The RNA shown here (transfer RNA) has 84 nucleotides and comes from a Thermomicrobiales bacterium. The sequence was found in a public genome assembly. The organism belongs to Thermomicrobiales, within Bacteria. Rfam family: tRNA. Rfam links the family to the GO term triplet codon-amino acid adaptor activity. It is annotated as a transfer RNA.
[in-house]
């Protein structure tokens, strides 16, 4: 310096052009218990009362419509080159 591979909530992940975070663990809040545990039910990205906005490393692009395709930069991992 070139090649390839990955970055989505606190965490592990889903969705691979059409309702982003399905499921699951953590948390919070009810049931039950004398009390805990276990278990059941609700809630769980930001913002707003709300209606609705934003949000998949960053930035442009294409496309009705982008996490997904493109193009540029960023961090992280593999290789491989250089090592005078």
């Nucleotide at each position: 310096g070139c090649c390839g591979g990955a970055g989505u909530g606190g965490c592990g992940a889903a969705a691979u052009g059409g309702c982003a975070g399905a499921c699951g663990c953590a948390g919070c809040g009810g049931a039950c218990u004398c009390a805990a545990a276990a278990u059941c039910c609700g809630c769980c990205g930001g913002g707003g009362c709300a209606a609705c906005c934003c949000g998949u490393g960053g930035g442009a692009g294409u496309u009705c419509g982008a996490a997904u395709c493109u193009c540029c930069c960023c961090u992280c991992c593999g290789g491989c080159a250089c090592c005078a």